[in-house]
RNA sequence: GAUUUAUAAAGAAAGGGGGAGAGAUUAGGCUCACUGAACCCUUAGCAACCUACGCCAAAACGCAAGGUGCUACAUCCUAACCCAAAUUUAAGUUUAGGGAAAUAUAAAUU
Numbered sequence: 001g002a003u004u005u006a007u008a009a010a011g012a013a014a015g016g017g018g019g020a021g022a023g024a025u026u027a028g029g030c031u032c033a034c035u036g037a038a039c040c041c042u043u044a045g046c047a048a049c050c051u052a053c054g055c056c057a058a059a060a061c062g063c064a065a066g067g068u069g070c071u072a073c074a075u076c077c078u079a080a081c082c083c084a085a086a087u088u089u090a091a092g093u094u095u096a097g098g099g100a101a102a103u104a105u106a107a108a109u110u
Base pairs, nucleotide, nucleotide: 001110002109003108004107005106006105007104008103013043014042015041016040017039021032022031023030026079027078028077029076044071045070046069049067050066051065053062054061075102081099082098083097084095085094086093087092
């Protein structure tokens, strides 16, 4: 990198370095940022996917030591496709709904 499965509701930040961008990608919007962005380090925390441990027939549950992850707002909104609704003779157009896709994370396989 690819495939499969699960989840994406909620939750949780300070310090040091850094020095102009950031919110995945393209476009438009919206938002954050020199009262210091990305990124790196330390510490703290959140969560509970995997391991360990407790309980157990098992699952569930608990714990938070280890492996990851995460800690502005929100997978931020809209834009391809499907369903639904409104409107229209129809084509089409619109929308406060749902799905899919995409993306992210974990686990397994390769």